[in-house]
């Protein structure tokens, strides 16, 4: 240098499910809105975790987009498994 993997970081793109109810507190002249908290009660499953688990294998291990819903989420925003590219490192090949 070139090709494969993997890892940080940077762009894109990327689902689901109440802007539900009551109380409190701010904004607003009142109602009504609109933001935050607390509490109920319904839901989601693609952060992370967990698993008696589908699956693989070195047989005791590894683990799924499977299952649970303890975090997390359920207008926007934020976040987001994946996936794409892009610099930079790391390892193998040649």
């Nucleotide at each position: 240098a070139c090709a494969g993997a993997c890892c940080c970081c940077g762009c894109g793109a990327a689902a689901g499910a109440g802007a539900c109810c009551a109380c409190c507190c701010a904004g607003c002249c009142g109602u009504c809105c609109u933001g935050g908290g607390u509490g109920g009660c319904g839901c989601c499953g693609a952060a992370g975790g967990c698993g008696c688990a589908a699956c693989c294998g070195c047989c005791c291990g590894g683990a799924a987009u499977c299952g649970c819903u303890c975090a997390g989420g359920c207008a926007a925003a934020a976040g987001g498994a994946u996936c794409g590219u892009g610099u930079g490192g790391u390892c193998u090949g040649c």